[in-house]
The prediction has a mean pLDDT of 82. The part of an RNA shown here (large-subunit ribosomal RNA, domain I) has 592 nucleotides and comes from Sinomonas cellulolyticus. RNAcentral holds the full RNA, with entries from ENA. It matches the Rfam family "Bacterial large subunit ribosomal RNA". Its family is annotated with ribosome and structural constituent of ribosome in the Gene Ontology.
Context: one part of a larger RNA
RNA sequence: GGCGCACGGUGGAUGCCUUGGCAUCGGGAGCCGAUGAAGGACGUGGGAAUCUGCGAUAAGCCUGGGGGAGUCGAUAACCGGACUGUGAUCCCAGGGUGUCCGAAUGGGGGAACCCCGCCGCACUUGAUGCGGUGACCCGCCGUUGAACGCAUAGACGGUGUGGGGGGAACGCGGGGAAGUGAAACAUCUCAGUACCCGCAGGAAGAGAAAACAAGAGUGAUUCCGUCAGUAGUGGCGAGCGAACGCGGAUGAGGCCAAACUGUGCGCGUGUGAUACCCGGCAGGGGUUGCGCGCAUGGGGUUGUGGGGCCUUCCUUUCGACUGUCUGCCGGCGGUCGGGGGUGUUGCGGGGGUGUAGGCGAACGGUCUUGAACGGCCGGCCGGAGAGGGUGUGAGUCCCGUAGCCGGAACGCCUGCCGCAGCCCUGGGGGGGUGCCCGAGUAGCACGGGGCCCGAGGAAUCCCGUGUGAAUCUGUCAGGACCACCUGAUAAGCCUGAAUACUACCCGAUGACCGAUAGCGGACCAGUACCGUGAGGGAAAGGUGAAAAGUACCCCGGGAGGGGAGUGAAACAGUACCUGAAACCGUGCGCCU
Numbered sequence: 001g002g003c004g005c006a007c008g009g010u011g012g013a014u015g016c017c018u019u020g021g022c023a024u025c026g027g028g029a030g031c032c033g034a035u036g037a038a039g040g041a042c043g044u045g046g047g048a049a050u051c052u053g054c055g056a057u058a059a060g061c062c063u064g065g066g067g068g069a070g071u072c073g074a075u076a077a078c079c080g081g082a083c084u085g086u087g088a089u090c091c092c093a094g095g096g097u098g099u100c101c102g103a104a105u106g107g108g109g110g111a112a113c114c115c116c117g118c119c120g121c122a123c124u125u126g127a128u129g130c131g132g133u134g135a136c137c138c139g140c141c142g143u144u145g146a147a148c149g150c151a152u153a154g155a156c157g158g159u160g161u162g163g164g165g166g167g168a169a170c171g172c173g174g175g176g177a178a179g180u181g182a183a184a185c186a187u188c189u190c191a192g193u194a195c196c197c198g199c200a201g202g203a204a205g206a207g208a209a210a211a212c213a214a215g216a217g218u219g220a221u222u223c224c225g226u227c228a229g230u231a232g233u234g235g236c237g238a239g240c241g242a243a244c245g246c247g248g249a250u251g252a253g254g255c256c257a258a259a260c261u262g263u264g265c266g267c268g269u270g271u272g273a274u275a276c277c278c279g280g281c282a283g284g285g286g287u288u289g290c291g292c293g294c295a296u297g298g299g300g301u302u303g304u305g306g307g308g309c310c311u312u313c314c315u316u317u318c319g320a321c322u323g324u325c326u327g328c329c330g331g332c333g334g335u336c337g338g339g340g341g342u343g344u345u346g347c348g349g350g351g352g353u354g355u356a357g358g359c360g361a362a363c364g365g366u367c368u369u370g371a372a373c374g375g376c377c378g379g380c381c382g383g384a385g386a387g388g389g390u391g392u393g394a395g396u397c398c399c400g401u402a403g404c405c406g407g408a409a410c411g412c413c414u415g416c417c418g419c420a421g422c423c424c425u426g427g428g429g430g431g432g433u434g435c436c437c438g439a440g441u442a443g444c445a446c447g448g449g450g451c452c453c454g455a456g457g458a459a460u461c462c463c464g465u466g467u468g469a470a471u472c473u474g475u476c477a478g479g480a481c482c483a484c485c486u487g488a489u490a491a492g493c494c495u496g497a498a499u500a501c502u503a504c505c506c507g508a509u510g511a512c513c514g515a516u517a518g519c520g521g522a523c524c525a526g527u528a529c530c531g532u533g534a535g536g537g538a539a540a541g542g543u544g545a546a547a548a549g550u551a552c553c554c555c556g557g558g559a560g561g562g563g564a565g566u567g568a569a570a571c572a573g574u575a576c577c578u579g580a581a582a583c584c585g586u587g588c589g590c591c592u
Stems, first nucleotide, its partner, number of pairs: 001591009015577001016542002020513002022510007029502002031166002039101003042055003046079002049075003061095006070083003106115003116134007123126001136163002138160007170201001171199005181188001185235001211218002222249005232240002253494003256438001260298010275288001276285002278330006303472001305437003308433008318337007338425002341423001343422007350414006357405003363378005379396002381385001387399003443467007453479001474489005529536002549576001552563004
């Protein structure tokens, strides 16, 4: 030195464990913010630091409710001092306080700092303290007010639960790639994807046929299944890819514009008792007229076309007051009451539900053990034998579980009751008239986009430039276009549900992980650390049932160890469960 055996050291694999993750399901909730958010800085305890909580009223203050014996959050004890059956701590609801920064908003600024005006209060009357107020934009109201007479712009003031900023995904809109595929590549594809921007909501968007269909019919929109990888489209390559119909989820329909008309205002025009003043009769008035425009009320809302106006008939709820120059009768409009609708909004009540809670069955003996939850013996409960904990496999020890019960306050829901607001208060038929029925619109030309549709025979839908209709005897569509036929009424608006998503809360589940796994993060992690910055981004769990964490003695300066003691175990001693291998030793044997 090698090999072997034994015993150690080092190291932290493996096994077991889980406080943490991952995924899914069901339910809830779905915005927060100038009443100052999200997120922070700095403070705050009798005692250093960090976390948590809180805000100069600072691990807290007040009120209401729950609860019922200890309490003064955690690491984390100790010392000190307190509170509590006159109900503390703790839990829930409502309120109060809430420094400074941050949209940050009096001005400034290198966030958490600096500086100022005005008003009020206080006193120690001053470089004092405290409280309040002072950004910009928009809407509305008022005052003032140029060029320029009226006016307007502007200025000033008041006012508003107005806006501003934040938010995981979902939504709508404005912009909009490339890697890639086509086995190269340009049309094409990837893809209207990623990404950027704007805006909104708990959903958004869409939505009440100028729709489909086809000789038969359907009847807003949305979503799912199917139709169907079909019809199509396509350097007819790669690829892209419907609709009708059918089956389901849900279910809901409304309001304006215009004709005509009342009132008010403005402009134009007309006349001298003419016009006109709702009809009839009578009286009276004197620009009240007519035309246009604006505002507002009535009217009206449709495609078996509808409405207006005139006329006629039938049916039907009424009364009071008032307007229409006056009186009477009739007509019309408005207000109030009654009646109707039971649609919609709000308030109160009732009910339900959420945010604390409460009740909740049934076991003993013996043996082994450090310990009984194990073995054996004998019981019991079960609307509860889900699960967790307890010194070991516990229905019956503890928490729970099945089942049942509960509400002051606040929130949400409502096929219930009451009240109030809003809405409706006429409908129908016949005849006449031919007044209205959404205009720089539809269409067309050119240039684009979007549709299964890549310019194609290319309809339908949308945008740009130009041109530019008709009003129901109208117009559009049914895939160029024309005819017939059929369907629908564009150029105004609103609309719940079925649908999408999950930052957040509750419950449940797993042939999901078990510390190099599972979130990056089981542990004080988006930390330490790296980077000028955008950004990148770790490692690190386990004594024991209980600290009972080794009093005391010995060696040592200490570290550490030897005794003693605790414990079932100390080769469980905080460098702590198990403790593999590499690697390093000690002893013995053999070989060289």